[in-house]
Source information: A computed fold for a 73-nucleotide RNA from a Patescibacteria group bacterium, annotated as transfer RNA.
RNA sequence: GGGCGUAUAGCUCAGGGGUCAGAGCACAGUCCUUAUAAGACUGGGGUCGAUGGUUCAAAUCCAUCUACGCCCA
Numbered sequence: 001g002g003g004c005g006u007a008u009a010g011c012u013c014a015g016g017g018g019u020c021a022g023a024g025c026a027c028a029g030u031c032c033u034u035a036u037a038a039g040a041c042u043g044g045g046g047u048c049g050a051u052g053g054u055u056c057a058a059a060u061c062c063a064u065c066u067a068c069g070c071c072c073a
Stems, first nucleotide, its partner, number of pairs: 001072007010025004018056001027043005049065005
């Protein structure tokens, strides 16, 4: 330098155009317990990597860029 892939909650990930953006773990609260752990219930937490474009509508499609990973040279 060229090609490919990944980027969504604190972590691991799902969602691949359609009206509230989700799960598990973690965190907080309540119950339970003498207390802790385990268990049950509830809650908080996201401008979906950035910018622009397409569309009535974009996390999702397109372009460029950034970071990381793999391959080739």
Its Rfam family is "tRNA". Rfam classes the family as a transfer RNA. The RNAcentral record of the sequence draws on ENA. Lineage of the source: Bacteria > Bacteria candidate phyla.